[in-house]
RNA sequence: GGAGGAAUGGGUGAGUGGUUGAAACCGGCGGUCUUGAAAACCGCUGUACGGGGAACCGUACCGGGGGUUCGAAUCCCUCUUCCUCCGCCA
Numbered sequence: 001g002g003a004g005g006a007a008u009g010g011g012u013g014a015g016u017g018g019u020u021g022a023a024a025c026c027g028g029c030g031g032u033c034u035u036g037a038a039a040a041c042c043g044c045u046g047u048a049c050g051g052g053g054a055a056c057c058g059u060a061c062c063g064g065g066g067g068u069u070c071g072a073a074u075c076c077c078u079c080u081u082c083c084u085c086c087g088c089c090a
Stems, first nucleotide, its partner, number of pairs: 001086007010026003018070001027045006046061006063079005
């Protein structure tokens, strides 16, 4: 240099343009059970900003930026990073 693939909450990772702000598993927290623990089971569990006394509610965010669309993690353009194969130089 050429071809292909990938980037998603703390981790792994799923994701047909339309209840997926995000499944599932792991981790974490709380609870049930237990004399106590472990295991098992149940519930919760991203960040920022705004509102609220709180519970909670709203908006935005899927590597960065831009675009298409009523609607984008998903399609298009561009950039960044990583992986695989091929080629070149040494």